This is a predicted structure of a 390-nucleotide part of an RNA (large-subunit ribosomal RNA, domain III) from Tenderia electrophaga (SeqCode).
Context: one part of a larger RNA
RNA sequence: GAGUAACGAUAAUGCGGGUGAAAAACCCGCACGCCGAAAGCCCAAGGUUUCCUGCGCAACGCUAAUCGGCGCAGGGUGAGUCGGCCCCUAAGGUGAGGUCGAAAGACGUAAUCGAUGGGAAACAGGUUAAUAUUCCUGUACUUCGUAUAAGUGCGAUGGGAUGACGGAGAAGGCUAGGUCAGCCGGGUGUUGGUUUACCCGGUUUAAGCAAGUAGGGAGUAUCCUUAGGCAAAUCCGGGGAUACAUAUUCCGAGAUGCGAUGACGAGCACCCUUUUAAGGGAGCGAAGUGAUUGAUGCCAUGCUUCCAGGAAAAGUCUCUAAGCUUCAGCUUAUACGAAACCGUACCCCAAACCGACACAGGUGGGCAGGGUGAGAAUCCUAAGGCGCUU
Numbered sequence: 001g002a003g004u005a006a007c008g009a010u011a012a013u014g015c016g017g018g019u020g021a022a023a024a025a026c027c028c029g030c031a032c033g034c035c036g037a038a039a040g041c042c043c044a045a046g047g048u049u050u051c052c053u054g055c056g057c058a059a060c061g062c063u064a065a066u067c068g069g070c071g072c073a074g075g076g077u078g079a080g081u082c083g084g085c086c087c088c089u090a091a092g093g094u095g096a097g098g099u100c101g102a103a104a105g106a107c108g109u110a111a112u113c114g115a116u117g118g119g120a121a122a123c124a125g126g127u128u129a130a131u132a133u134u135c136c137u138g139u140a141c142u143u144c145g146u147a148u149a150a151g152u153g154c155g156a157u158g159g160g161a162u163g164a165c166g167g168a169g170a171a172g173g174c175u176a177g178g179u180c181a182g183c184c185g186g187g188u189g190u191u192g193g194u195u196u197a198c199c200c201g202g203u204u205u206a207a208g209c210a211a212g213u214a215g216g217g218a219g220u221a222u223c224c225u226u227a228g229g230c231a232a233a234u235c236c237g238g239g240g241a242u243a244c245a246u247a248u249u250c251c252g253a254g255a256u257g258c259g260a261u262g263a264c265g266a267g268c269a270c271c272c273u274u275u276u277a278a279g280g281g282a283g284c285g286a287a288g289u290g291a292u293u294g295a296u297g298c299c300a301u302g303c304u305u306c307c308a309g310g311a312a313a314a315g316u317c318u319c320u321a322a323g324c325u326u327c328a329g330c331u332u333a334u335a336c337g338a339a340a341c342c343g344u345a346c347c348c349c350a351a352a353c354c355g356a357c358a359c360a361g362g363u364g365g366g367c368a369g370g371g372u373g374a375g376a377a378u379c380c381u382a383a384g385g386c387g388c389u390u
Base pairs, nucleotide, nucleotide: 013031014030015029016028017027018026032387033386034385035384040367041366042365043364046347047346050345051075052074053073054072055071056070060068061067080141081140082343083342084341086119087118088117092113093112094111098107099106100105122139123138124137125136126135142339143338144337145336146335147334148333149332150331151330152329153324154323158319159318160317161316162315166306167305168304169303172299173298174297177293178292179291180290181289182203183202184201185200186199187198188197204263205262208258209257210256215251216250217249218248219244220243221242222241223240224239225238226237228236229235264288267284268283270281271280272279307310353362354361369381370380371379
């Protein structure tokens, strides 16, 4: 220079009460304003206690601070079903032997690891200051083991099927959700009268089990045969015969019934605490229907069509080989038992991650109310969240 610039989005504050040494900024209340395909909610990554409570205000916070993602102390993350671990493989990695190389080492078979993919099973309500598909209540489901009973050709690292997959497009059936009406509860107005009018709030309920619909797919069953499937096969493939096809069988949303004589539920009245407000506890508990609209979600890995022709393995089903054959094993039912370990707090378009900062930047996925509208645009708004720390 100068008590100058700046104090980090122009979304916005005002008033009353409380606390306190002190209040523009903290807490409560009432208004006002902003976002609302987000500035709301839930995850992954990443962070690693930042979560909750009490006590503090030196420093940190671009000001003050009684407040805080700050300091100190205490507390908090509960799983057979969510995710990992586990079984399986992809790209790729490692790599016994092996090949190459002067060596270091390089490549690579068997094998082994490796998810971003495939593989069993849980929902609704309640509860904490802080966790919940994990705790509690209710109702379910899966896999494995053992025992018992009944039946019985069982058996794989091998054969076969399945698993099993691209783009685009079109039509249909549904549901989530929405809207309106009805119903229930409450309020207001008009009062000469009314059974009415208007306004506000509510009208919610899962997995699972039963049966198998709209729709989609395959021809199905029995028998005979066999130069294929490295051996075998009753399986698969090839060939043939008969019957049926208004069949049979597989897949399959939704709806319906049970689940639920339950839960939830507006509201009502009671108790505790407190200066008030906020807060806490236990109880009773109405209606809980119909129409319409309607997805980008489900049926659907479907259907139609196109050429560039769109993972693998485990698993599952089936077939036999060796072998076993009063056993073992397999199937069904019932009972009992087991299901370990790790993650789980909190932030997550952000003041908690990546940017030296409480930085107008960057960051993958899911949810997607109402009015306007072709629309996830725009403007307004609900739930919810904020007014961006002079």
Source information
Its mean pLDDT, the model's own confidence on a scale to 100, is 80.